[in-house]
RNA sequence: GUCCCUAUAGUUCAACGGAUAGAACGCAGGCCUCCGAAGCCUGAGAUGUAGGUUCAAUUCCUACUAGGGGCACCA
Numbered sequence: 001g002u003c004c005c006u007a008u009a010g011u012u013c014a015a016c017g018g019a020u021a022g023a024a025c026g027c028a029g030g031c032c033u034c035c036g037a038a039g040c041c042u043g044a045g046a047u048g049u050a051g052g053u054u055c056a057a058u059u060c061c062u063a064c065u066a067g068g069g070g071c072a073c074c075a
Stems, first nucleotide, its partner, number of pairs: 001071007010025004018055001027043005048064005
């Protein structure tokens, strides 16, 4: 340089183009307890950036950014 893959809560993962974007662990509060742990209840918390298509985009298209991989170059 070129091609491919990936990017969603703090972490690991879901989500036919359509519903209030869900789950587990973690975190905060409460119940329980002499105090904790465990258990139970409740809560906060996310779509990499900019455009485009569409009535509607996490999903499709383009560019960019970041990470990973293949190939090429390295006089």
Molecule: transfer RNA
Organism: bacterium